C1' cells in the first nucleotide's frame, strides 16, 4: 500500500415473510326459536344483532340456584381473526480489529 475473509461498533436509509409486544374492534357478548337432560342433570341445533371489520363467538375450573319443574345465573383463567404501530431480524454505508494473497 492492498484483493479477500472473519468479527465488532454504527448515523441515515431500506426492511417481504416468520416470531414478539402494544393499540383499536368485541363485552370470546346479547336476543330469539326448535329439541334434550333433571340434583350422578343443567346440554344441543339454528337464526339474528353486535365491529367504519374478514373471521370467530368457545374451553376449563369454581360457586350458586332450581326439591323434580322448566328455566338457569355469577366469578376466574385461557384465544383466534382484521387493521395499525413498535420492536426484533436482515440488507446497506462508514469506521475499528484480526487473519491474509501479492
Nucleotide at each position: 500500500a492492498c484483493a479477500a475473509a472473519a468479527u465488532c461498533a454504527c448515523a441515515c436509509a431500506c426492511c417481504a415473510a416468520c416470531c414478539c409486544u402494544c393499540a383499536u374492534a368485541u363485552a370470546a357478548c346479547a336476543u330469539c326459536g326448535g329439541g334434550a337432560a333433571u340434583a350422578c342433570g343443567g346440554c344441543u341445533c339454528g337464526a339474528u344483532g353486535g365491529u367504519u371489520u374478514c373471521u370467530a363467538c368457545c374451553a376449563a375450573g369454581u360457586g350458586a340456584c332450581c326439591u323434580u319443574a322448566a328455566a338457569u345465573c355469577g366469578c376466574u383463567u385461557g384465544a383466534c381473526u382484521a387493521u395499525g404501530a413498535g420492536a426484533a431480524c436482515g440488507u446497506u454505508c462508514u469506521g475499528g480489529u484480526u487473519u491474509g494473497c501479492a
Molecule: Purine riboswitch aptamer
Organism: Alicyclobacillus sp. SO9